Molecule: Bacterial large signal recognition particle RNA
Organism: Bacillota bacterium
RNA sequence: CCGUGCUAGGCGGGGAGGUAGCGGUGCCCUGUAACCUGCAAUCCGCUAUAGCGGGGCUGAAUCCCUGCCCGAGGAGUUGUCUUGUGGGGUCCGGCGGACGUAAGGGGCGUUGACGGCCGGGUCUUGCGCGACGGAGCUUCCCGAACCGUGUCAGGUCCUGGCGGAAGCAGCACUAAGGGAAAUACUCCGGGUGCCGCAAGGGCGCCUGGCCCGAGCUACCUGCGGGCGUAUCGCCCGGAAGUCAAUAUUCGAAGGCAGGUGCACGG
Numbered sequence: 001c002c003g004u005g006c007u008a009g010g011c012g013g014g015g016a017g018g019u020a021g022c023g024g025u026g027c028c029c030u031g032u033a034a035c036c037u038g039c040a041a042u043c044c045g046c047u048a049u050a051g052c053g054g055g056g057c058u059g060a061a062u063c064c065c066u067g068c069c070c071g072a073g074g075a076g077u078u079g080u081c082u083u084g085u086g087g088g089g090u091c092c093g094g095c096g097g098a099c100g101u102a103a104g105g106g107g108c109g110u111u112g113a114c115g116g117c118c119g120g121g122u123c124u125u126g127c128g129c130g131a132c133g134g135a136g137c138u139u140c141c142c143g144a145a146c147c148g149u150g151u152c153a154g155g156u157c158c159u160g161g162c163g164g165a166a167g168c169a170g171c172a173c174u175a176a177g178g179g180a181a182a183u184a185c186u187c188c189g190g191g192u193g194c195c196g197c198a199a200g201g202g203c204g205c206c207u208g209g210c211c212c213g214a215g216c217u218a219c220c221u222g223c224g225g226g227c228g229u230a231u232c233g234c235c236c237g238g239a240a241g242u243c244a245a246u247a248u249u250c251g252a253a254g255g256c257a258g259g260u261g262c263a264c265g266g
Base pairs, nucleotide, nucleotide: 001266002265003264004263005262006261009058010057011056012030013029014028015027020047021046022045023044024043035055036054037053038052039051064259065258066257067256068255069254073250074249075248076246077245078244079243081241082240083239085237086236087235088234090233093232094229095228096227099224100223101222103221104220105219106217107216108215115211116210117209118208119207120206121205122204123200124199125198126197127196128195129193130192132189133188134187135186136185138181139180140179141178142177148173149172150171151170156165157164158163
């Protein structure tokens, strides 16, 4: 150096998560070349030699191991933007209401503002007068088969006669009762009155008179400080997502370099 047969090793890898830690099943990335199968996320199996068990292929090299380069992709940190969420009346955003201010506007004012003084009404109570409503009194009318009155036809009764008696109907007048009615009088009532008198009350409103002599009025805008309001703006906190950066971190495929058995025979 060549040939034959074995063995170590290999037959995907990585990220997040989970775990005391390491793998696997599950999720994601890479890749089309990455063996078959039992177990397994309310887990399965192990212990820094870190899946366990069974079977199969390949086999010291382009395929195994190590280092470097590149770098898909994934985490971390920071920032921008968006969405929704918890809190903060704000260090004067906005909004609301009250107070003050006569700067601007408006209104009132020598037909007298503001202010001051006096009085009245509206209110309560009492007394009085009246209107209204109701009732009574009063006047008129109607109104009793008999148990009201007067007169009592007819008829009835008494009498020898003369005459007398009771008395229905009718008529008239009335009682109880009913109806109508203006004034006056009496009683009762109250959401009664441009009423009268007295006492009380007097915040507000209306009104009359007198004094003073030029402003008054916060109605609108403005200005001032203070009181509230978590819908929005703003601030603070935390959650999710997009994008960007990264002197952070893990890292597949790929590329380069190096390293690495045994036996027999020639």